Background:
Predicted 3D model of a 482-nucleotide part of an RNA (small-subunit ribosomal RNA, 3' major domain) from an uncultured delta proteobacterium.
Context: one part of a larger RNA
């Protein structure tokens, strides 16, 4: 000097507590385990593995299995021979790939030009230096990532103090979200962390006026900003302002700062992102990449078919749907955001109960389109029942994508209707535009989402307090621990 205590004190943080809502039961997704399998490729394992690498496993993909091929190799670099490239087409075979058969002689630059040489460049022999490996070591390593923690900490020059590790500083009094400030002190100043600058949102003004917008004027219609026209308003996108404890009160040490009030769209960090200090966990990743060493070289390379990663007695994570009446169905009728689009999004209009299938207009997009948002809101029916709740499983008929839906895709219509009547010990999440609910979009993506990634609609309760349980941050104390 640390660490660490079922020592002490101060303090915080959905950590308790006060709530609102799940999980755990139930059926399904999905992921792990485990067992099964030829193979169910691999990694990830307390928080901080498990809807996690996978922002897309029918085949590819793919790393695994079974087979049936190839060895200078699927791609690279040199050499040497032959044959211009290229085309077409037989045969055997799942394909890969092996075996043939015919046409065919370009471009370049040189010569003695009906030819000939050489070179580019491509195929096929065939050489060796090699190439290849998602083969092992993440405990050899870069890079990059988790976490404690957005916690408020880690440190340094130089003084000074100590024989010396060290220690002061960073301690103490107050104060804050905060090593924030403010006072004091043998410290005095400094980084590297907070804080601010950075970007979305909340008010305003000034520019600008399409594809956006429509108060006033004027035309047109069944009806629409539809058409003239207009710059107000809505937006939209660029510069600006605006908040700073800046003003008054009161308390405080006259201080920092606290309580309250004006003002104002906003108060005291206004809300939300982004930003993650020295370090910890030999934390995670040699399967994104890169790379020391080890190992393989007719195979641990490398092509191909079909299978597997989708298996199931069962154990757990996470989620989806529900059990109804605050609800289920029919009819009606409104109100978004953000985004996405040329191998596309696809209207209009016709078919089809539907999934969709015709069709063929716009639109590289504030112009067209995906596009119906939905939960609400009127109106009607059910009248407490395993039911007009719930929708698994099943059996038929079908679409739609793609060479190809049998292993193993979505999705529609008929008809089947199972568990499930709110959930045991224990256990998450959440404090305001939240949490609960409602759709809606996008990445991947040929198809495939209940998952992610984001938008916006409608919207609570409740917080006495810090004794307890968890994490953490000061200062102090024991310690046989380092």
């Nucleotide at each position: 000097u640390g660490a660490c205590g079922g020592g002490g004190g101060c303090c915080c943080g959905c950590a308790c507590a006060a709530g609102c809502g799940g999980u755990g039961g139930a059926g399904c997704a999905u992921g792990u385990g485990g067992u099964u399998c030829a193979a169910u490729u691999c990694g990830a394992c307390g928080c901080a593995a498990c809807g996690c690498g996978g922002a897309g496993a029918a085949c590819c993909u793919u790393a695994c299995c079974u087979g049936g091929g190839c060895u200078g190799g699927a791609a690279a670099c040199c050499g040497u021979g032959c044959g211009a490239a290229c085309c077409c087409u037989a045969u055997g075979g799942a394909a890969a790939c092996a075996u043939g058969g015919g046409g065919g002689u370009g471009c370049c630059u040189c010569c003695u030009c009906u030819g000939g040489a050489g070179g580019a460049g491509c195929g096929c022999a065939u050489g060796u230096c090699c190439a290849g490996g998602u083969g092992c070591u993440g405990c050899a390593u870069g890079g990059c990532u988790g976490u404690c923690g957005u916690c408020a900490g880690c440190u340094c020059g130089u003084g000074u103090c100590g024989u010396g590790a060290g220690a002061u500083g960073u301690c103490g009094g107050g104060u804050u979200a905060a090593g924030u400030c403010c006072c004091u002190a043998a410290a005095c100043g400094a980084g590297c962390g907070c804080a601010a600058c950075c970007c979305c949102u909340g008010c305003c003004a000034u520019u600008a006026g399409u594809u956006g917008c429509c108060a006033u004027c004027g035309g047109g219609u069944a009806a629409u900003g539809c058409c003239g026209g207009g710059a107000a308003c809505u937006c939209u996108a660029a510069u600006g302002g605006g908040a700073c404890u800046g003003c008054c009160c009161c308390g405080g040490u006259u201080a920092a700062c606290g309580g309250g009030g004006a003002g104002g769209a906003a108060g005291g960090u206004g809300g939300g992102g982004a930003u993650g200090a020295c370090g910890u966990c030999a934390a995670g990743u040699c399967c994104u990449c890169a790379u020391g060493g080890c190992c393989c070289u007719u195979a641990u390379g490398u092509c191909c078919a079909g299978g597997g990663c989708u298996a199931c007695a069962c154990a757990c994570g996470u989620g989806c749907u529900a059990c109804a009446a605050u609800g289920g169905c029919c009819g009606g009728c409104a109100c978004a955001a953000a985004g996405g689009g040329u191998u596309g999004c696809c209207a209009a209009c016709c078919c089809g109960c539907g999934a969709g299938g015709g069709g063929g207009a716009g639109c590289a997009a504030a112009u067209c389109c995906c596009a119906a948002a939905a939960a609400a809101c009127c109106g009607g029916c059910c009248c407490c029942a395993g039911u007009u709740c719930a929708g698994a499983u099943a059996g038929g008929a079908g679409u739609c994508u793609g060479c190809a839906a049998c292993u193993c895709g979505a999705c529609u219509c008929c008809u089947u209707g199972a568990a499930g009547u709110c959930g045991g010990a224990a256990u998450c999440g959440c404090u305001a535009g939240u949490a609960a609910u409602c759709g809606c979009u996008g990445a991947u993506c040929a198809g495939c989402a209940g998952g992610c990634a984001g938008c916006g609609g409608u919207g609570a309760a409740u917080a006495c307090g810090u004794u307890c349980c968890c994490g953490g941050g000061c200062c102090u104390u024991g310690u046989a621990c380092a």

The full RNA is in RNAcentral, with records from ENA, Greengenes and SILVA.